Source information
Model confidence (mean pLDDT): 86 of 100. This is a predicted structure of a 67-nucleotide RNA (c-di-GMP-I riboswitch aptamer) from uncultured Amnibacterium sp. Of the family's consensus pairs, 94% are formed in the model. The sequence is in RNAcentral, with records from MGnify.

RNA sequence: ACGGCAAACCCUGUGCCAGCCGGGGACGCAAAGCCACGGGACCCUCGAGGUCAGCCGGGCUACCGAA
Numbered sequence: 001a002c003g004g005c006a007a008a009c010c011c012u013g014u015g016c017c018a019g020c021c022g023g024g025g026a027c028g029c030a031a032a033g034c035c036a037c038g039g040g041a042c043c044c045u046c047g048a049g050g051u052c053a054g055c056c057g058g059g060c061u062a063c064c065g066a067a
Stems, first nucleotide, its partner, number of pairs: 004029002009024003013020002027054001033060003037057003040052004
């Protein structure tokens, strides 16, 4: 829930990269809120490095409804 979030893509900034911040946008989401703990994917300068929570599981917290 008459509320919330926001994929692709575009613009701006940032990072070697994977990506990320902000604005636009809306494919979807009923935890698409938070946490890299297990698995998985991805990146690099390959290590005691990093990214993804909108891949799955797990943990924590919250909303609606029912009882």